[in-house]
Context: one part of a larger RNA
């Protein structure tokens, strides 16, 4: 190794893209350091295992002849793997026509509410709670009406709906642009799959510089509340929240399910595309293909539930897990302005 496992019990890497390496469709020819196979040598004796003898038995001891396994060397074998050359087209790519889409980036823009300011009317509260204060307001507030300035967010549509690898994406509109899906079967001809390091991307907070700030609002101040309130509840309000560069590199970064491909009942919504049929064109309807959800066949699974989007059945190739607490912590290493992230124990303990 033979012989476990990872959707909730310990364990799927946050996502991708790729080096390396592992692994790799059909068919021909050759060729052979993996493989098969025969042969010889070698692998002391003793010793196991076997037969067979000697001590009264064994134990011990004495002959015997063997196997399998390793390594060399020679001979064959060519179905599988390598390799070289030639072919193919069912994987992958293109190409050509459609199509959906909150997929990226910029740029203008628009309408409500919001707030804040100037002016009108207008009189005494308004605000907020359980209930009350603080707070605002006769220097005219709340309400309401015009006009102006701001800054942040897009109500209906809107959905189990769509799109992106993930992280995420939502007003119109342009401008560049990324991918996907169908239909034709036109071209390439194994270019394929994973993917250790690496690289890039990655909510929210937080960090630096600069620039905004209507709302909200960590800290903070004040007013309740209580036996105290460093809370929760009320008035305020600073950083933040937006914007442009840069940094941080985490999350219940979750479907707690890695990626790929092949196979194994179906019934139902509902996206986008074709294609039959039907029709005046459509709509129904049948079929097919690609996703996104319900519910079940066999299966599986400790149960819960999974089931053609598998948790079923295989094959590759990769993460990763091996009691609980110490601990995702010490040291070291390295990345980072800090924050702190990433690798990762022990000794003790139960």
């Nucleotide at each position: 190794u033979u012989g476990g496992g990872c959707g909730u019990a310990a364990a799927g890497g946050g996502u991708c893209c790729g080096u390396a390496g592992g692994c790799g469709g059909u068919u021909u020819u050759a060729u052979u350091a993996g493989u098969c196979u025969c042969u010889u040598g070698u692998u002391a004796a003793a010793g196991c295992a076997c037969c067979g003898g000697g001590c009264u038995c064994a134990a011990c001891c004495c002959g015997g002849g063997a196997c399998a396994g390793g390594c060399a060397a020679g001979g064959g074998a060519a179905a599988c793997g390598g390799u070289a050359a030639g072919a193919c087209u069912a994987g992958a790519g293109a190409a050509u026509g459609a199509c959906a889409g909150a997929g990226g980036u910029g740029u203008g823009u628009g309408g409500a509410a919001c707030u804040c300011a100037a002016g009108g009317u207008g009189u005494a509260g308004g605000g907020g709670u359980g209930a009350a204060a603080u707070c605002c307001g006769u220097u005219g507030a709340u309400a309401u009406c015009u006009u102006g300035g701001g800054g942040a967010a897009c109500a209906c549509c809107g959905a189990a709906a769509g799109c992106g690898a993930a992280g995420g994406c939502a007003g119109c509109a342009c401008a560049c642009u990324g991918g996907g899906u169908c239909a034709u079967u036109u071209c390439u001809g194994a270019c394929g799959c994973u993917g250790a390091g690496g690289g890039a991307c990655g909510a929210a907070a937080c960090c630096c510089u600069g620039g905004g700030u209507a709302g909200c609002g960590a800290a903070u101040g004040g007013g309740a509340u209580u036996a105290g309130a460093u809370a929760c509840c009320c008035c305020a309000g600073u950083a933040g929240u937006c914007c442009a560069g840069g940094g941080c590199g985490u999350a219940a970064a979750c479907g707690a399910u890695g990626c790929a491909c092949a196979c194994u009942a179906g019934c139902u919504u509902u996206u986008g595309g074709a294609a039959g049929a039907a029709u005046c064109g459509a709509c129904c309807c049948u079929u097919u293909c690609a996703g996104a959800g319900g519910c079940g066949a066999a299966g599986c699974u400790a149960a819960c539930g999974c089931g053609u989007u598998a948790a079923g059945u295989g094959u590759g190739c990769c993460g990763c897990c091996u009691g609980g607490g110490g601990a995702g912590u010490a040291c070291g290493g390295u990345c980072g302005c800090a924050a702190g992230g990433c690798u990762a124990a022990a000794a003790c303990u139960c």